Predicted 3D model of a 78-nucleotide RNA (c-di-GMP-I-GGC riboswitch aptamer) from a Chloroflexota bacterium. The sequence was found by an Rfam model in a public genome assembly.

């Protein structure tokens, strides 16, 4: 530098269920594992979704949709 075929210790946690907060998208906690090598962090760009508005538009949600930025364990190869 590239990669995740192999090793070790592990980590996260979709759907669904319960509780709770929110008008809502959805958040948080517990249970639970479909998956994940950044499924760690950042709403910067796009997509999608919600609420408000007759409308131009406004306020939000989501990074486990894509791009981008920052950081990083173990190992393999060069």
């Nucleotide at each position: 530098a590239u990669c995740g075929u192999c090793c070790a210790g592990g980590g996260c946690a979709a759907a669904c269920c319960c509780g709770u907060c929110g008008c809502g998208a959805g958040g948080c906690g517990g249970g639970g594992a479909c998956g994940c090598a950044a499924a760690g962090c950042c709403a910067g760009g796009g997509a999608u979704c919600u609420c408000c508005g007759c409308a131009g538009g406004g306020a939000g949600a989501c990074c486990g949709c894509c791009c981008g930025g920052c950081u990083g364990c173990c190992g393999a190869u060069c």

Its Rfam family is "c-di-GMP-I-GGC riboswitch aptamer". Gene Ontology term of the family: cyclic-di-GMP binding. The coordinates come from a structure-prediction model, not an experiment, and the mean pLDDT is 88.